């Protein structure tokens, strides 16, 4: 330098055009003599960045950045 893959909640990941979700974690409450386990609820996202297409974009297109793999 070229090709491919990845970037979404604190972490690990889903979501492939129509109001962004799960598990774990955090906080509050219930249960218990206490802890653990269990139950109920809550907080936490401008979807890596910039532009374009569209009535509507995490999703499609272009460019940039970061990480991984391969080729030279």
């Nucleotide at each position: 330098g070229c090709g491919c893959g990845a970037g979404u909640a604190g972490c690990u990941c889903a979501g492939c055009g129509g109001u962004a979700g799960a598990g774990c974690g955090u906080c509050u409450c219930c249960u218990u003599g206490c802890c653990a386990a269990g139950g109920a609820g809550a907080a936490g996202g401008c979807c890596a960045c910039g532009g374009g297409u569209u009535c509507a974009a995490a999703u499609c297109c272009c460019g940039u950045c970061u990480c991984g793999c391969g080729c030279u």
Predicted 3D model of a 72-nucleotide RNA (transfer RNA) from Candidatus Woykebacteria bacterium RBG_13_40_15.
Lineage of the source: Bacteria > Bacteria candidate phyla > Candidatus Woykeibacteriota.
It was read from a public genome assembly.
Its Rfam family is "tRNA". Gene Ontology term of the family: triplet codon-amino acid adaptor activity. About the family: Transfer RNA (tRNA) molecules are approximately 80 nucleotides in length.
The coordinates come from a structure-prediction model, not an experiment, and the mean pLDDT is 82.